[in-house]
Predicted 3D model of a 1405-nucleotide RNA (small-subunit ribosomal RNA) from an uncultured bacterium. The sequence is in RNAcentral, with records from ENA and SILVA. Its Rfam family is "Bacterial small subunit ribosomal RNA".

RNA sequence: UUAGAGUUUGAUCCUGGCUCAGGAUGAACGCUAGCGGCAGGCUUAACACAUGCAAGUCGAACGGCAGCGGGGAUUCACUUCGGUGAAUCUGCCGGCGAGUGGCGCACGGGUGAGUAACACGUAUGCAACCUGCCUCUGUCAGGGGUAUAACUCUGCGAAAGUAGGGCUAAUACCGCGUAUAUUCCCGGAGGGCAUCCUCCGGGGAGGAAAGGUUUCAGCCGGACAGAGAUGGGCAUGCGGCGCAUUAGGCAGUUGGCGGGGUAACGGCCCACCAAACCGACGAUGCGUAGGGGUUCUGAGAGGAAGGUCCCCCACACUGGUACUGAGACACGGACCAGACUCCUACGGGAGGCAGCAGUGAGGAAUAUUGGUCAAUGGCCGGAAGGCUGAACCAGCCAAGCCGCGUGAAGGACGAAGGUGCCAAGCAUUGUAAACUUCUUUUGUCAAGGGACAAAAUCAGGCUCGAGAGCCUGACCGAGGGUACUUGAAGAAAAAGCAUCGGCUAACUCCGUGCCAGCAGCCGCGGUAAUACGGAGGAUGCGAGCGUUAUCCGGAUUUAUUGGGUUUAAAGGGUGCGUAGGCGGGCUGUUAAGUCAGCGGUAAAAGCCCGGGGCUCAACCCCGGCGAGCCGUUGAAACUGGCUGUCUUGAGAUGUCGAGAGGUAUGCGGAAUGCGCAGUGUAGCGGUGAAAUGCUUAGAUAUUGCGCAGAACUCCGAUUGCGAAGGCAGCAUACCGGCGGCGAUCUGACGCUGAGGCACGAAAGCGUGGGUAUCGAACAGGAUUAGAUACCCUGGUAGUCCACGCAGUAAACGAUGAAUACUGGCUGUGUGGCCCGACAGAGGGCUGCGUGGCGUAGCGAAAGCGUUAAGUAUUCCACCUGGGGAGUACGCCGGCAACGGUGAAACUCAAAGGAAUUGACGGGGGCCCGCACAAGCGGAGGAACAUGUGGUUUAAUUCGAAGCAACGCGAAGAACCUUACCAGGUCUUGACAUCCAGUGCAAACCUAAGAGAUUAGGUGUUCCCUUCGGGGACGCUGAGACAGGUGGUGCAUGGCUGUCGUCAGCUCGUGUCGUGAGAUGUUGGGUUAAGUCCCGCAACGAGCGCAACCCUUGUCAUUAGUUGCCAUCAUUAAGUUUGGCACUCUAAUGAGACUGCCGGUGACAAACCGGAGGAAGGUGGGGAUGACGUCAAGUCAUCAUGCCCCUUAUGACCUGGGCUACACACGUGCUACAAUGGACGGUACAACGAGAAGCGAACCUGCGAAGGCAAGCGGAUCUCUUAAAGCCGUUCUCAGUUCGGACUGUAGGCUGCAACUCGCCUACACGAAGCUGGAAUCGCUAGUAAUCGCGGAUCAGCACGCCGCGGUGAAUACGUUCCCGGGCCUUGCACACACCGCCCGUCAAG
Repeated sequence: UUAGAGUUUGAUCCUGGCUCAGGAUGAACGCUAGCGGCAGGCUUAACACAUGCAAGUCGAACGGCAGCGGGGAUUCACUUCGGUGAAUCUGCCGGCGAGUGGCGCACGGGUGAGUAACACGUAUGCAACCUGCCUCUGUCAGGGGUAUAACUCUGCGAAAGUAGGGCUAAUACCGCGUAUAUUCCCGGAGGGCAUCCUCCGGGGAGGAAAGGUUUCAGCCGGACAGAGAUGGGCAUGCGGCGCAUUAGGCAGUUGGCGGGGUAACGGCCCACCAAACCGACGAUGCGUAGGGGUUCUGAGAGGAAGGUCCCCCACACUGGUACUGAGACACGGACCAGACUCCUACGGGAGGCAGCAGUGAGGAAUAUUGGUCAAUGGCCGGAAGGCUGAACCAGCCAAGCCGCGUGAAGGACGAAGGUGCCAAGCAUUGUAAACUUCUUUUGUCAAGGGACAAAAUCAGGCUCGAGAGCCUGACCGAGGGUACUUGAAGAAAAAGCAUCGGCUAACUCCGUGCCAGCAGCCGCGGUAAUACGGAGGAUGCGAGCGUUAUCCGGAUUUAUUGGGUUUAAAGGGUGCGUAGGCGGGCUGUUAAGUCAGCGGUAAAAGCCCGGGGCUCAACCCCGGCGAGCCGUUGAAACUGGCUGUCUUGAGAUGUCGAGAGGUAUGCGGAAUGCGCAGUGUAGCGGUGAAAUGCUUAGAUAUUGCGCAGAACUCCGAUUGCGAAGGCAGCAUACCGGCGGCGAUCUGACGCUGAGGCACGAAAGCGUGGGUAUCGAACAGGAUUAGAUACCCUGGUAGUCCACGCAGUAAACGAUGAAUACUGGCUGUGUGGCCCGACAGAGGGCUGCGUGGCGUAGCGAAAGCGUUAAGUAUUCCACCUGGGGAGUACGCCGGCAACGGUGAAACUCAAAGGAAUUGACGGGGGCCCGCACAAGCGGAGGAACAUGUGGUUUAAUUCGAAGCAACGCGAAGAACCUUACCAGGUCUUGACAUCCAGUGCAAACCUAAGAGAUUAGGUGUUCCCUUCGGGGACGCUGAGACAGGUGGUGCAUGGCUGUCGUCAGCUCGUGUCGUGAGAUGUUGGGUUAAGUCCCGCAACGAGCGCAACCCUUGUCAUUAGUUGCCAUCAUUAAGUUUGGCACUCUAAUGAGACUGCCGGUGACAAACCGGAGGAAGGUGGGGAUGACGUCAAGUCAUCAUGCCCCUUAUGACCUGGGCUACACACGUGCUACAAUGGACGGUACAACGAGAAGCGAACCUGCGAAGGCAAGCGGAUCUCUUAAAGCCGUUCUCAGUUCGGACUGUAGGCUGCAACUCGCCUACACGAAGCUGGAAUCGCUAGUAAUCGCGGAUCAGCACGCCGCGGUGAAUACGUUCCCGGGCCUUGCACACACCGCCCGUCAAG
């Protein structure tokens, strides 16, 4: 003492990037701001600077006297007669401008431009050095001389300044004497580390000095020498940066000898000689940068930084140079050059804030032209003292760290107000406020008030040899009216900022409506936004809070700690081999690495630990710890060095063996093409089908002979060989590698391998050959919308050979080489040994190679698994998000093509791997469906009906839109309906509830009006009652409210359509998988069916299927009117008596279950056939619709959230519209005729409906219908004659005796009303149409087709819809194909799921 999260997907695991949460800052910006302490404050323009200050001091070195003060002298003036003032003289005194001289100015202070360097850090060395002031020691100071500033005189100049003459002093300067230094020579002794060093004796050369003051003791100075201290100089080891798209650099360069120079060594400089020296352990070049102590971060290792403080360096407008000096090549010195600024009389001059303040400029951005030398320190002086923008303080700034405060306790009616909600109310703000009690830090006012002061100095005194010490007194505070303490009044004067979708603590309302905007990432916003803006509330931090920028962290995302490379990015194409790295067993030795003890150093500050002081803390003080480097003493296991030895690694050797290993030469047959000749005749060839092409000048085919080039059939394979690329007829020669066996030799000779060298498919290039086949380019023919392709016919380069170049491939096992270890099973190639034996077959063991399956283990998984992707070691190569891009530039190589090396800007939040579930496939397998096929009939053409689109219109209300909208909502628009339009009206309303007043109202009549409505008249109520009143109903009034077919079906409920009556859809437990998920549900059979059986890591279960329900088909029982009639009677008639057998009606039962038999099948499920039966394998039909899909349909059935309208988007009325009409589509009806039309006659149903109804019979009318009227709320009466059919007559193939549209006339019915706009009838008129293009629909049996009947809606209106019965077929070989669906499997870059995804070109923006 190590924390994670979001984001790739439908979901998963992994790889991998991006982003966030933390800390930090000399910061800046936004909003806000009470106080104090400590520390900090131009990061940019080493840009330019106005002004002031920042280095002077010494009169105790000197000559002097400009100015100030004093003294003295002289003269003058005034005078109060004391004096006062002025002028002149006098350096006499205090002092002192300028000057000579000494010391200082090389410190302190600033900045980081330059510098990649011995600049810095650290550790050593100097036997190669210097050092003023300071300390100690020793010695000395004798005697002379000459100038020069100041001053004065004379000039020049605008100024700065400067020239000349003259005088003078010194601690200024110069000689002489003396002197130990130093040096040379000689002799001797000693030492060391190579040059050398030290000491002693003798001789030669050789350089000194200054005085001042005084109280006369002294004090301060001067000279030489030695030593010390301090400060510097030089040299060296090691350490700290980016680029190799910078690989070679260098001529004083490297070294030597000899000189010069320096304090000193040295190519530092010079002459000569040699040719070295540095470099892949990165020289040289380019870029960047002051270095360190330290600071930030981090668990650490690391990474990043170098502001303040300390040390070192460098610089001082830019560049250069020296002088003086102990020390400088000198920030506030000099000279020269340059740029800039200023002055000028134009001739010349002056200047250097990277000192402190300050100004301008630059910039996002950084302070006062403050006070004091009181303290600390520096310089000068004997001292007093002077100077000091060093320093100490103050001012400004939330720019940082730390501390304090903005009140505390009580207080529920949970106040008012705000906000929200499911709103008579509740929740929240919230004990929050009010209110009561209390406190007073900070602030305000008042008073008190230290320490920093120790000393030094001065005066006096004492000790006293000198220094010095002690005592007393005096003097000195910028900060500072400060800190601090006490008192007084009084909650008084003091809270904001950001956030609230997830990450990430914190949620609602309103506004907005892909707009405005937000955003760190993912992403929000298109009318219900917790994501924008506001509000309320909440959360976080708090005198601050956010944002931006930068650094570290998280990031194990450069991985030493601590990653990877089969498929995610990543193994070099392969080998040989250099440097380098690593390396077998044993013995001895050494001590470089390693380990341990001790010593030195590691400045201080800082960090950490332990103490202490400011009230605490920040802050400050004291002590301790310490990696590293150096030295020293030991240890000897391991690594290294050295020595000796060994054989197992490696190699050699003998022998045996296999092989498409390589190179060269020679030979062979088949095939192909061509040439010649023969036979032979009309085609050949080619394709999906064709055509181009060849062919009567004889092709193709076939026979014979010949030529040419290339490739080697069978054998032939998970075969063999090779390093890889690669290698295949046969033979010969030469060459290389490999394996087994033996154990004869060497004795670690090994492994790997950056650069380097060599090899290296195909295509390509060069030169020269060769060219049979095939065949880029090209030509032609096809295909196609096009077809610069796929197919066909030709065909050049090439393919082949020799020599040379090139050097790349999915050069792949997408897997580098080597070594060792770690269960096995089973093939195969080639050796060896043993057993067995007939010289066999066979079995066992052991090598090397090559395959398959699998254990452990590994892996994200797929998979790998002794031929590892396992466990380990060594070495090399390579990777670090996707795109840009293997591109550009540079360099190298190449004849070129091109190859090698190899970025950035910009852009995205992903790109990617493996596996999962779906969906999909012009993938596969199995299966089903009127899906196709086989049939029948339609529709598409005509006329009409109806719906829709479009158009039109005042309005043509609205909705429905592939299947699954379109005779749909609508089971029925003349008014109404009605929602639309025009006009006329109403506003608590046409409709509901509540309140007050009133007592009516309804109904009828009259008038106006298109009507709604308005006016007037007649008329006058009911129920209950406790007699107060209440209720119903109407009118009047006020407001709460009504009302809306207005919007949103993408806010919804409910209902519905569709896939689909398809056979599927799931769950629990268990098991498998890291997981998504899988299993079950897959498989073998079978079924209409996930129906059933069997098997199975599954065992069970649910929703679906089936069954249960209704109807129909058979029978029985019960019942017998309105039904029925066999027997008996009767009649016109089941009319009536009678009867209930039959039909029928309607209730209850029976019946069918693969139950029985045979066969097939697996002994199963089941299937096939049969019997019986009315019915046979779900008998026919219906109702019944799993999980879900389509944001499917419906806010206009209804309900409903939200939004909108409220004298109108509500309500009423009249009229109009929904019925329009160049056109297009859907659905129907009627036809086009003879299987027919017309006329006459005649037969047989079922389902149903009926009282504001069905309406018989009878009468009238050609008819629709009318009149009158019986019966019937119906097994009784009516609708109600069913029609097709059957019998007969006629028409005779035509726009007709088909067809009936349209139109005219005349009528009927319904209704207030048939003009817009109903239906029907009669007569007349008599259109299109003669079976329908492409394409398309329905139907598998009582079905299609055909025929009529009924019903709902409805006053009336049906070719539509829903039902009913009559007549009543054809066909199904089969599942290749079309469509839809189910199951399994496979591929996938799809998941909005193939109507997907996605690439390129062009165009627009």